Description
This is a predicted structure of a 504-nucleotide part of an RNA (small-subunit ribosomal RNA, 5' domain) from Akkermansia sp. It was read from a public genome assembly. The coordinates come from a structure-prediction model, not an experiment, and the mean pLDDT is 83.

[in-house]
Context: one part of a larger RNA
RNA sequence: GGACGAACGCUGGCGGCGUGCCUAACACAUGCAAGUCGAACGGAGUAAAGAGCUUCGGUUUUUUACUUAGUGGCGAACGGGUGAGUAACGCGUGAGAAACCUGCCUCUCAGUGGGGGACAACAGUUGGAAACGACUGCUAAUACCGCAUAACACUUUAGAAUCGCAUGAUUCAGAAGUCAAAGCUUUAUGUGCUGAGAGAUGGUCUCGCGUCUGAUUAGCUAGAUGGCGGGGUAACGGCCCACCAUGGCGACGAUCAGUAGCCGGUCUGAGAGGAUGAACGGCCACAUUGGGACUGAGAUACGGCCCAGACUCCUACGGGAGGCAGCAGUGGGGAAUAUUGGGCAAUGGGGGAAACCCUGACCCAGCAACGCCGCGUGAAGGAAGAAGGCCUUCGGGUUGUAAACUUCUUUUACCAGGGAAGAACUAUGACGGUACCUGGAGAAAAAGCAACGGCUAACUACGUGCCAGCAGCCGCGGUAAUACGUAGGUUGCAAGCGUUGUCC
Repeated sequence: GGACGAACGCUGGCGGCGUGCCUAACACAUGCAAGUCGAACGGAGUAAAGAGCUUCGGUUUUUUACUUAGUGGCGAACGGGUGAGUAACGCGUGAGAAACCUGCCUCUCAGUGGGGGACAACAGUUGGAAACGACUGCUAAUACCGCAUAACACUUUAGAAUCGCAUGAUUCAGAAGUCAAAGCUUUAUGUGCUGAGAGAUGGUCUCGCGUCUGAUUAGCUAGAUGGCGGGGUAACGGCCCACCAUGGCGACGAUCAGUAGCCGGUCUGAGAGGAUGAACGGCCACAUUGGGACUGAGAUACGGCCCAGACUCCUACGGGAGGCAGCAGUGGGGAAUAUUGGGCAAUGGGGGAAACCCUGACCCAGCAACGCCGCGUGAAGGAAGAAGGCCUUCGGGUUGUAAACUUCUUUUACCAGGGAAGAACUAUGACGGUACCUGGAGAAAAAGCAACGGCUAACUACGUGCCAGCAGCCGCGGUAAUACGUAGGUUGCAAGCGUUGUCC
C1' cells in the first nucleotide's frame, strides 16, 4: 500500500447492486417449511332435478355437481440448512468396470386371457386420563394371491465361428426348466399396465498422481497379508466365515498425536509464491448423542420407524409426547450479525388428463454506511478586504470572495398529476401507484473525521510544569512545549473519517 462476512469511537443526505451468528453442531415458546390424485376404489356428507310411497310431517330411490376420513398410486432420497466429524480414494485430476444398478423420460419389439381369498373404511361391543388400541361382522379396487400364455429374459446343458485385456467377450443355431399383466374415462392417433432390448439421466466400485504440522511419536499389524472353498452384495473384494500358509506396512516417515470439510475460486504479489475456502457453483459428511434395520428404483432417511442415553413437556402416576445445523423468531454466549413481513406474478420442483393444489425453493419488500459504485450538500459576480475570532513588533497580518449583498439554477429530497416493462398464453403482477415522465415551490432540507516534532502533507498563542498527559518507532513534558490540553489557523480524506484485529 492492498484486502475484510469485520468490530469500536465520532459523524451521517440520497440512490443502485450486493452482503449480513465467523462465538454455543448451545437450548428452544409460537406459526409456517411436502404434498397431491375422485380420470384407481368402496363408502359418507351437502345441494339441485326426476320418479315411487305418504298419516302431507316426511321417506325411499335414480341422475348430476361439489366436499372428503379411509384403501390405493406417485412424491416425500429433490429442494433448503450446517461444517461437528473426516488427513480419507473424502476431495481434485486422469484412467478403468470383460465386476455393476438406474423409478420417472425417449425409441423399438411383443403382450394385456381367465379366476380366487382378504383387509381398512363402515356397523356393533369394549379398554384407556390421554396417546392410542382390542374383538366380532360386512365390503371395493390399478391393493393381494394362484392359473394360462412365454422369449431376444433367467438357470442348466453339449456345440460352432469371430475377437480380445488374464479371468474371458460377442454372435449363431439346439434341448430342458422358470417367471407377467390392470384397468380408467369426457371414446381417441387417449392414458395406464406387463415382459424384453437400446438410449439418456443419475448413481456405485477400483486404480495412478496430488492433498497440513510434529521424530521431544520408530517401530506398527492377528481378519492382520495372501491362498483354496463358501456365504453375502446390483457388483469386485477378508466385505463376512471355515481351513491353510506367515505374511503386510515403515526414515521415500509406517504407527501415534495435533489441526482441518475438499475444490472451482478469493486476497495479495511484476511473477514465482504466500495466505484463505464467507457469499455463488461442484463434491463429501451430518441432522439432540450412540446403535439398528424396514420400505423403496434410490435412504446420512433433517420435518419416517425401533432401541438405548441426556434433556424438556403432559399425566388420573398406570403411561405418553418432543427434536429449528429449514424460514422467521426467543433465551444464552459474544466485540458482533436482520422481519415471528408479502406473493406464488416470474423461474423451478411435486402431484394431477386437466382445471388446479402445494412450495419460508424462489421472487420481492423491511432493518444495518457492512461493502462497492454513483450523485448531492449549490453556481456566477461580489473589497467598505465589513463585523467577530486569532496573532501582533500595535504599524498591521490572517480567517477571506469566505460572509453579507446581487443575479441565477433545482440534481437529490418534498408536493401534485400521469404511470410501465417484467406476461409466455384469452386470463393472471407480490414487487407497486414502485421505477420512470410531466408540472410546482424554494438555496431552500443535507459535513464531518483525523492529523499538523521527524519518518509524513500541514504552526502559532495560551494553560500545565517529569504533573496532567502523549506515543507506531525515535521519543516529548522538570516555567518561553510547533510532541500534553484548549483555541485560531493549516493539511489530508470525505458520507465518511480514524482506531483495533487478521492476511499478503